[in-house]
């Protein structure tokens, strides 16, 4: 370096400014109800800004092996880095099973959103531009506010043992 096993650490971010006034207090009149005052959205409406878990995927960089030409070069390994909308996971939500239930433990459904140019043999990952997305629960309707979450996590890194 592999592999298996214990243990250990780390493993989600984001909003301003302006208007409006659901609701709610307070005063006054009043028969329902009215007038005024006042407090009132990170959720709405207008502009403007911001944020994107993990793993893979490269034409990049860097090492490195062979072969070849007068010379531009070919064929291979290796290491690292690279996608909110391209596969695939995870959380989320939701059913089933084990459970007397909790708790846990298995297993299934669900799950959002991009296109054009440009490079180039070869890119929905680069450059340039343009458009979209965003669990649940709670409030005046939430990607950015609060809460479940001091939680769970896909998975990263380390240390020990051990194996051929």
């Nucleotide at each position: 370096a592999u592999c298996g096993a214990u243990c250990u650490u780390c493993g989600g971010g984001g909003u301003g400014a302006g208007g409006u006034g659901a609701u709610c207090c307070c005063g006054c009149c009043u028969g329902a109800g009215g007038c005024g005052g006042g407090a009132a959205a990170u959720u709405c409406c207008u502009c403007g800004a911001c944020c994107g878990g993990u793993a893979g995927u490269g034409u990049g960089u860097c090492c490195u092996g062979a072969g070849g030409u007068g010379a531009u070069u070919u064929c291979g390994g290796g290491a690292u880095a690279a996608a909110g909308c391209c596969u695939a996971c995870g959380a989320g939500c939701u059913c089933c099973g084990c459970a007397a239930a909790a708790a846990g433990c298995g297993g299934g459904g669900u799950u959002g959103a991009u296109c054009c140019g440009g490079u180039g043999u070869g890119a929905g990952u680069c450059c340039g531009g343009u458009g979209c997305c965003g669990a649940u629960a709670g409030u005046a309707u939430a990607g950015u506010c609060u809460a479940g979450a001091u939680g769970g996590g896909a998975g990263a890194g380390g240390a020990u043992c051990g194996a051929a």
Predicted 3D model of a 164-nucleotide RNA (FMN riboswitch aptamer (RFN element)). Model confidence (mean pLDDT): 77 of 100.